[in-house]
Molecule: TPP riboswitch aptamer (THI element)
Organism: rhizosphere metagenome
RNA sequence: CUGUUAGGGGUGCCCCCCAGGGCUGAGACCAUACCCUUUGAACCUGAUCCGGGUCAUACCGGCGAAGGAAAACGGAAAUAU
Numbered sequence: 001c002u003g004u005u006a007g008g009g010g011u012g013c014c015c016c017c018c019a020g021g022g023c024u025g026a027g028a029c030c031a032u033a034c035c036c037u038u039u040g041a042a043c044c045u046g047a048u049c050c051g052g053g054u055c056a057u058a059c060c061g062g063c064g065a066a067g068g069a070a071a072a073c074g075g076a077a078a079u080a081u
Stems, first nucleotide, its partner, number of pairs: 001075005006037004012023004043068003049062004
């Protein structure tokens, strides 16, 4: 790095009566899809947080060497001895 099985997680903002459409993103129809599994920023708390930007929003950055958070077995490659 990757495979199988098992497990963990999020699903917001705007227009709109609904349906449907637009924005960001891997994922925003709970889709078996997407992402993550201790080499753990997947995800949660802090947070009705702070600064910037937007029609609006975790949209961007900070917070973050913070506190939590879910595993076993193989395969390949590289490096060192």